[in-house]
A computed fold for a 1513-nucleotide RNA from an uncultured Hyphomicrobiales bacterium, annotated as small-subunit ribosomal RNA. RNAcentral holds the sequence, with entries from ENA. It matches the Rfam family "Bacterial small subunit ribosomal RNA". Its mean pLDDT, the model's own confidence on a scale to 100, is 84.

RNA sequence: AGAGUUUGAUCUUGGCUCAGAACGGACGUUAGCGGCGCGCCUAACACAUGCAAGUCGAACGAGAAAGGGCUUCGGCCCCGGUAUAGUGGCGUACGGGUGAGUAACACGUAGGUAAUCUGCCCAUGGGUGGUGGAUAACCCCUCGAAAGGGGGGCUAAUACAGCAUAAGACCACGUCUUCGAAAGAGGAUGGGGUCAAAGUCGGCAUAUGCAAGCAAGCCGACGCCUGUGGAUGAGCCUGCGGCCCAUCAGCUAGUUGGCGGUGUAACGGACCACCAAGGCAAAGACGGGUAGCUGGUCUGAGAGGAUGAUCAGCCACACUGGAACUGAGACACGGUCCAGACUCCUACGGGAGGCAGCAGUGGGGAAUUUUGCGCAAUGGACGAAAGUCUGACGCAGCGACGCCGCGUGGGUGAUGAAGGCCCUCGGGUUGUAAAGCCCUGUGGGGAGGGAAGAAUAAGGGUACGUAAAUAGCGUAUCUGAUGACGGUACCUCCUUAGCAAGCACCGGCUAACUCUGUGCCAGCAGCCGCGGUAAGACAGAGGGUGCAAACGUUGUUCGGAAUUACUGGGCGUAAAGCGCGUGUAGGCGGCUAAGCAAGUCGGGUGUGAAAGCCCUUGGCUCAACUGAGGAAGAGCACUCGAAACUGCGUAGCUUGAGUUCUGGAGAGGAUGGUGGAAUUCUCGGUGUAGAGGUGAAAUUCGUAGAUAUCGAGAGGAACACCAGUGGCGAAGGCGGCCAUCUGGACAGAAACUGACGCUGAGACGCGAAAGCGUGGGUAGCAAACAGGAUUAGAUACCCUGGUAGUCCACGCCGUAAACGAUGGAAGCCAGCCGUCGGGCAGCAUGCUGUUCGGUGGCGCAGCUAACGCAUUAAGCUUCCCGCCUGGGGAGUACGGUCGCAAGAUUAAAACUCAAAGGAAUUGACGGGGGCCCGCACAAGCGGUGGAGCAUGUGGUUUAAUUCGAAGCAACGCGCAGAACCUUACCAGCUCUUGACAUCCUCUGACCGCCACGGAGACGUGGUUUUCCCUUCGGGGACAGAGAGACAGGUGCUGCAUGGCUGUCGUCAGCUCGUGUCGUGAGAUGUUGGGUUAAGUCCCGCAACGAGCGCAACCCUCGCCUCUAGUUGCCAGCAUUCAGUUGGGCACUCUAGAGGGACUGCCGGUGAUAAGCCGAGAGGAAGGUGGGGAUGACGUCAAGUCCUCAUGGCCCUUACGGGCUGGGCUACACACGUGCUACAAUGGCGGUGACAGUGGGCAGCUACUUCGCGAGGAGAAGCCAAUCCCAAAAAGCCGUCUCAGUUCGGAUUGCACUCUGCAACUCGAGUGCAUGAAGUCGGAAUCGCUAGUAAUCGCGUAACAGCAUGACGCGGUGAAUACGUUCCCGGGCCUUGUACACACCGCCCGUCACACCAUGGGAGUUGGGUUUACCCGAAGGCAGUGCGCCAACCGCAAGGAGGCAGCUGACCACGGUAGGCUCAGCGACUGGGAAAAGUCGUAACAAGGUAGCCGUAG
Repeated sequence: AGAGUUUGAUCUUGGCUCAGAACGGACGUUAGCGGCGCGCCUAACACAUGCAAGUCGAACGAGAAAGGGCUUCGGCCCCGGUAUAGUGGCGUACGGGUGAGUAACACGUAGGUAAUCUGCCCAUGGGUGGUGGAUAACCCCUCGAAAGGGGGGCUAAUACAGCAUAAGACCACGUCUUCGAAAGAGGAUGGGGUCAAAGUCGGCAUAUGCAAGCAAGCCGACGCCUGUGGAUGAGCCUGCGGCCCAUCAGCUAGUUGGCGGUGUAACGGACCACCAAGGCAAAGACGGGUAGCUGGUCUGAGAGGAUGAUCAGCCACACUGGAACUGAGACACGGUCCAGACUCCUACGGGAGGCAGCAGUGGGGAAUUUUGCGCAAUGGACGAAAGUCUGACGCAGCGACGCCGCGUGGGUGAUGAAGGCCCUCGGGUUGUAAAGCCCUGUGGGGAGGGAAGAAUAAGGGUACGUAAAUAGCGUAUCUGAUGACGGUACCUCCUUAGCAAGCACCGGCUAACUCUGUGCCAGCAGCCGCGGUAAGACAGAGGGUGCAAACGUUGUUCGGAAUUACUGGGCGUAAAGCGCGUGUAGGCGGCUAAGCAAGUCGGGUGUGAAAGCCCUUGGCUCAACUGAGGAAGAGCACUCGAAACUGCGUAGCUUGAGUUCUGGAGAGGAUGGUGGAAUUCUCGGUGUAGAGGUGAAAUUCGUAGAUAUCGAGAGGAACACCAGUGGCGAAGGCGGCCAUCUGGACAGAAACUGACGCUGAGACGCGAAAGCGUGGGUAGCAAACAGGAUUAGAUACCCUGGUAGUCCACGCCGUAAACGAUGGAAGCCAGCCGUCGGGCAGCAUGCUGUUCGGUGGCGCAGCUAACGCAUUAAGCUUCCCGCCUGGGGAGUACGGUCGCAAGAUUAAAACUCAAAGGAAUUGACGGGGGCCCGCACAAGCGGUGGAGCAUGUGGUUUAAUUCGAAGCAACGCGCAGAACCUUACCAGCUCUUGACAUCCUCUGACCGCCACGGAGACGUGGUUUUCCCUUCGGGGACAGAGAGACAGGUGCUGCAUGGCUGUCGUCAGCUCGUGUCGUGAGAUGUUGGGUUAAGUCCCGCAACGAGCGCAACCCUCGCCUCUAGUUGCCAGCAUUCAGUUGGGCACUCUAGAGGGACUGCCGGUGAUAAGCCGAGAGGAAGGUGGGGAUGACGUCAAGUCCUCAUGGCCCUUACGGGCUGGGCUACACACGUGCUACAAUGGCGGUGACAGUGGGCAGCUACUUCGCGAGGAGAAGCCAAUCCCAAAAAGCCGUCUCAGUUCGGAUUGCACUCUGCAACUCGAGUGCAUGAAGUCGGAAUCGCUAGUAAUCGCGUAACAGCAUGACGCGGUGAAUACGUUCCCGGGCCUUGUACACACCGCCCGUCACACCAUGGGAGUUGGGUUUACCCGAAGGCAGUGCGCCAACCGCAAGGAGGCAGCUGACCACGGUAGGCUCAGCGACUGGGAAAAGUCGUAACAAGGUAGCCGUAG
């Protein structure tokens, strides 16, 4: 520090996801040791049991039992004034727990308190006198089950109450003084009033008394009372700071203030009476939700964000609610009272209780420990002290929960062992790893030693102080007991490498790869995504990577995320500018001067607790941990200073803004008039059969006279031409002409005001169309509606009608793709060309220059993701407002506001997806465009589709009908030929190292022939024969037997492959290098203008070149020449039946080499080019002369594993091999390709003319002969320009005369021929007989442009035999092409695109099924809160107090004072009625998302009616 993911690819926007760190965690697997920390985040749920706050006899009275001893049995003594309870004092308000409540002065921070209190503690002043009456305990009686009481009697105090004294305090008053503006406060002073106290213990004998010792006394200690000051702690007040929701916008009656009181330690509406009507709020009151706050903690570069465990500070709470008492302090966790819920006890009358103390239990939960030890240390309470108490605390236990440290060994060791895994079988890897050898001993185990943590204890000694004192007390010093942890840490010795390694991951992100299994299954997954038979992604294994006593997973937080942007983002098209204006608050604001000092800047002071973070240093062996010291610190407060900027007030200025004057432009607005054209209607005339409408029609109108035409009239609406990227307006919008009223802008020239400005949350106004209300109006048009068409349907598009509406007035609505998809204002930053309005200047009569304002086009810099914008910015800056934060859900629901309604506005969430988008690129596609090709159409000729048959396919059948091929580009295709074989299929029989290959051992030649069995394969037996080389050991070939390695497979996968092939397409295309342009994908070149069959060529050009294709080079046919003449040829000569022979090689021909054609020539045309045109010339051939071979980059996962090759998988006495027989030949049917026909352009008969390609020895076969014939029997020639196949056929002549025929030949019967081991299934042919369908073929569809189609025959391959097929050959030999609109295919350019699996694409909505969260919903259930009223416990307060009472006064009566009781207002719980709010359920219903359903086809191309927005139906 980034990465993955939208696309075919690209840039961008944008979300999602990952890598990091952290945790009071949890879960899974695993686990050796130690140290230091941490450990109910959930139910503030309920709690059994034990413990957690007591102590003091030196405040007071009482005072045992048990035990021991003695006894005279009465008792006494010791324990012992002990235990114990009580009175009293202090403590219990600390310490410990928890975070429910609380949005608050609760917390933090800085202050205030002149508005306050403070027990114990410290310092200091003074005092501590004298009385009195009670009461617990105790004793007696008594009630109760208990808990607990009641009555009577006795008694003490540091308990209680008076009195005295009063420095001082307090109260009011007087005087003086200080601070202060005042209010007020402090200080001093005068007299007056009120108010105190308690003793206990130790010691002494110095002066007094009794005089033994004790007491008064004295000394001391601890107390007590009253002041002052301090310290500590606390109360109260204030500024500022820190959560969410505005779908909470208004809140408030003690409310805000005042006067006077009450109350408090203290100010205060804190409370009360009266008076006034205030107070708070958009800088967020009130309401709702959530939450203890902080130091800090986690993260982050920081700014921030999140958090508030442990430790520390503050607050709040103690079963729930209320209340007070006591006290220095509480409205009190282990106190009291009341109410409530719950639990327990009960004798049913009544009682008891509160773990959010420490342990522990149940419960909840993913989840959190021992009912441990000790007061040894630290701290606390009490005490004079010893000491007691202390679940605070110190320790131990449990838990890898976290952090830190250590170990599980170290060295050496190559044959690179074995085993595992992989393998191309060579090897590689695990791997120096192991073993082996040499060492070490941390941890563990055993033995021994063994701490620190402990001191100001008591007591004792000495010294000093106090004192009369060697008592006592205090201080210093010496001495002096005490350890829970724990026989722990630590140390030493012994022991053995012995007892101690796992977890996750290995497709990319992200370090790490192979095999096997599985087969869209099982599974994985953080995102993208893996898995459908070769999975580096699942599972296992081997190996590897990472971390390590841990490792992963999950949850949460921050980060990455500049993805809320202060630092640090955006808004034309990606999400985002309010439809437009006026303007309030607010924000911002021109120039000059001096001033102030709020902001700002600098210095100082205080604070910023400790801990933490950081630095230095120390202690545990290190570290974690921890001690000490230091540093730092935002902020806040106080203070001193500076004055540039902002601000403030002051004084000015004119450039921003405005005012006055003059002038012209304009569909700016409103109102009232007025005009012509047109449509429609009415009337009248003319006139007659149609009109109208459409793609075509029909509905409709018309003989009752339409349409057409002429004239007249009525009425409503809209204003042609002018008219324009023209004008005006803020926008919406505004268009005949005239008048009136009226707004704004602009130009010009002066003068004036003097910052008066800009923006603008709310607010207010305007605001197209549609729509709504009321009343008018209504010609045309026209939702709805009706009819006619179209259509599969047509609730549409088209047509005929037609109502709201459109128009006017008034009032609503308030939305639009209200768009420049671009908020407003100001300044600055190249130009050029138009146009509108005004001015100036010049020449001059319409131009030029210039200037201001508007409105357009192009374009530089700059900006932008690109497109594009570009002085009218989307550039560079400033100010203000509005808005955005992934897509869907949704501009929806609920709530609020507005509206008559329609609806508008404001505006979510659950859930769901990994994208949704923008711009541009390359393709592909379009019922887009342009240009151009092709037997593509058209023009023609002949077919197919109908028949019969052949053949292939589908289907069906079958034991099997082997398999493949599937639109074109499968279907007379693989198959150039299935009776056996082929053959892969089926049935049966049979073999197992095998029919075939290599290796090993043994034997032997093998082969052949015969016999028997068998369907055969095969088996058995017989017979014949005895291989080659040799170094004589043996070796080789062949055969047999045997063992195992292996063979074998037409078994699977053509979607694992090679090779080959088809197809687009013989279409003209496909690319590269360098350069250039672009952020990039890419573009350019290859586009353009011409031209061509052609990316063929020419020209132009940021391109210049090149490659694969095209063309040419190759073969063949056509002309000529040369060479060569046998088997070919024969002009002339001779000869023959015959080129038969002689002869010849001129000709034909053969087969080799050449020539020839190039738009070369001419004319025209074109750009002078390329080229094109010309029935041109010439030429055998003319514009590629005809034909062939030749097939670019690529596409179709096209075809083929059954040609061959080959990875993987599968079979191995079988999925291999052999054999016999069957099947591939089946047959209701459907399709393709053909043959033969339907006849006279023909059939039949006759005649005997003319080819070419080819083939031939297991062959072709002349010729002769037999047979009607297929053919048979003889038999010559020919290994072929020699012989043979071989007859060419159509042709020509005759006949038939339109018939199911003398057409047609299927089918069937009989008889034969040939091939072959064998023609039954299942061959071909022949003869005779039979003589089916069929009379030219529906929709549809195929081929062909010249030696072509059509037609005629001939040959060949494979083959024993079998063709209508295939491949070739020649004979005869046409018609037509105007043309490119249309169909199909293709090429180039361009355009649109939401397509890229690329239109056989994409995609929308209803409906049906299942699913999900949620809205509405008659209602219903519960929680919270609130209003009014009722009830009113405890309690304090107020009143009363006739009942009752010890202290004081009083002789007494009585009084003072008090208590109970009663009453009142307040008030918790509770009740009644209502409101608000939240949540659960709810028939039915709306919505969402998913999926291979249904129906249609809305959108994307002109998407087939351009699409979209608002509104209505």